[in-house]
Context: one part of a larger RNA
RNA sequence: GAGUAGCGAUAAACAGAGUGAAAAGCUCUGUCGCCGAAAGCCCAAGGUUUCCUGCGCCACGUUCAUCGGCGCAGGGUGAGUCGGCCCCUAAGGUGAGGACGAGAGUCGUAGCCGAUGGGAAGCGGGUUAAUAUUCCCGCACCGGCCUGAGAUGCGAUGGGGGGACGGAGAAGGUUAAGCGAGCCGGGUGUUGGACGUCCCGGUUUAAGCGUGUAGGCGUGGUCCUUAGGCAAAUCCGGGGAUCUUAGCUGAGGCGUGAUGACGAAGGCGGGCUUGCCUGCCGGAAGUUGCUGAUACCCUGCUUCCAGGAAAAGCCUCUAAGCUUCAGUUUCAGGUUGACCGUACCGCAAACCGACACAGGUGGGCAGGAUGAAUAUUCUAAGGCGCUU
Numbered sequence: 001g002a003g004u005a006g007c008g009a010u011a012a013a014c015a016g017a018g019u020g021a022a023a024a025g026c027u028c029u030g031u032c033g034c035c036g037a038a039a040g041c042c043c044a045a046g047g048u049u050u051c052c053u054g055c056g057c058c059a060c061g062u063u064c065a066u067c068g069g070c071g072c073a074g075g076g077u078g079a080g081u082c083g084g085c086c087c088c089u090a091a092g093g094u095g096a097g098g099a100c101g102a103g104a105g106u107c108g109u110a111g112c113c114g115a116u117g118g119g120a121a122g123c124g125g126g127u128u129a130a131u132a133u134u135c136c137c138g139c140a141c142c143g144g145c146c147u148g149a150g151a152u153g154c155g156a157u158g159g160g161g162g163g164a165c166g167g168a169g170a171a172g173g174u175u176a177a178g179c180g181a182g183c184c185g186g187g188u189g190u191u192g193g194a195c196g197u198c199c200c201g202g203u204u205u206a207a208g209c210g211u212g213u214a215g216g217c218g219u220g221g222u223c224c225u226u227a228g229g230c231a232a233a234u235c236c237g238g239g240g241a242u243c244u245u246a247g248c249u250g251a252g253g254c255g256u257g258a259u260g261a262c263g264a265a266g267g268c269g270g271g272c273u274u275g276c277c278u279g280c281c282g283g284a285a286g287u288u289g290c291u292g293a294u295a296c297c298c299u300g301c302u303u304c305c306a307g308g309a310a311a312a313g314c315c316u317c318u319a320a321g322c323u324u325c326a327g328u329u330u331c332a333g334g335u336u337g338a339c340c341g342u343a344c345c346g347c348a349a350a351c352c353g354a355c356a357c358a359g360g361u362g363g364g365c366a367g368g369a370u371g372a373a374u375a376u377u378c379u380a381a382g383g384c385g386c387u388u
Base pairs, nucleotide, nucleotide: 013031014030015029016028017027018026032385033384034383035382040365041364042363043362046345047344050343051075052074053073054072055071056070060068061067080141081140082341083340084339086119087118088117092113093112094111098107099106100105122139123138124137125136126135142337143336144335145334146333147332148331149330150329151328152327153322154321158317159316160315161314166304167303168302169301172297173296174295177291178290179289180288181287183202185199204260208256209255210254211253215249216248217247220243221242222241223240224239225238226237228236229235262286266281267280268279269278270277271276272275305308351360352359367379368378369377
C1' cells in the first nucleotide's frame, strides 16, 4: 500500500425463552422465506471413525462461538437366508507339454485365474444415544450330515437336454400408487334444532398350503427299428406302428398366515421454558368404487436383418466298476450352517478437484394441484435459510 480488495451464488430473516464471563450466528418455541425428478430418501464407488455421548475452545471454522465434520475421553457396526468368500465361466491374463528365438524372451493348446454375467434359501412388526431383512417377537424357507421306515440298478472329468440370451413395435390382463364415497374418533359461535360444515386416521408381509385364473406355449404315452451323438446307452436324433389331446408355463385375485401386529382419542406418571417433550396403559374404524403405470405376466406375442456369450449348478443316459456291502430315492425326526463386510458421508463441508472450493461423480424411488409430460408454477413427506 491499507483498516483498502475481499469474507465464495441476492433462498431471508425476526421475536421470546434458555445456557453462559460474553449470544446476530448455539439450544428450544413461534412466525417468515427456500428446495421439493430435489437442495428429499435408498444403494454402488471412494473416504476410513468423520457416527453417538460427556468435557473443552490455544489452534482449525474466511467474523463471533457457549457451537462444530475441531481437541480430549468413553461408547458404537451382532447375519445359514443381504453382499462377499464359495461353484461356474466372458473379455483379458497366465500357461504343463509345444512352436520360434543366439539369448533375454515372444507366441500359444489343454488347464488355471479372472464379474461388470449364471448358480440354494426371509418377510412383517418392535427395539438403541448410536446397529438392524443381522438383536427381540411372530410366522417361514434352503443346503449338508446322522438316525428310523418304505421303495430301488447305482455309477462320470464322457453323451444328451436345459441353463440360453438381439433390435423395434403393439395389444390385453393386473398390481403398486392416487383420488372419491362410506365407516370410526374429535372439534364447531348465536334463541331452538340439525343427518349439515371443518379437521385427523383408516395399514397389514413373505413363505407355506390350497386354489391354478387372465394369458402364453403345445400333442403326449406305449411298442418296434436305427450307417448319427469319436466307446456304450433304455438318453438325444432319424424311420415306422398304435392309442390319444395330454402336458408345461403363468402375473394377479381369493382363503390362510392374522382372536396376532399396527392404529387416533383418552387415562396415569416424569421433565422443563406451561405447552411442549417423553415413558406406561389403552385400544375405535380398518370397507368399497373409479383412475391407473415406464412395474409384473413378458426370457411372452408380432415383425426385421446386422442373426444377437460361455460354463457350472439342475435333469437324464450309459462306460469302467460295484452289485451281502456300497449307492440312489421318498417321508419323518434330530443336528448343523464357518470366515469377511455391516458405524457414518455418499450430487457432497466427509469422494475427485492444494480449501468447509458456485466444478466433476454411476444406479434405484418418484406424493398432490396444473398439464401430453420426469416440462412449468405452487405444495406434501422430508430437508434447508447457503459461517460475517
A computed fold for a 388-nucleotide part of an RNA from a soil metagenome, annotated as large-subunit ribosomal RNA, domain III. RNAcentral holds the full RNA, with entries from MGnify. Its Rfam family is "Bacterial large subunit ribosomal RNA". The prediction has a mean pLDDT of 81.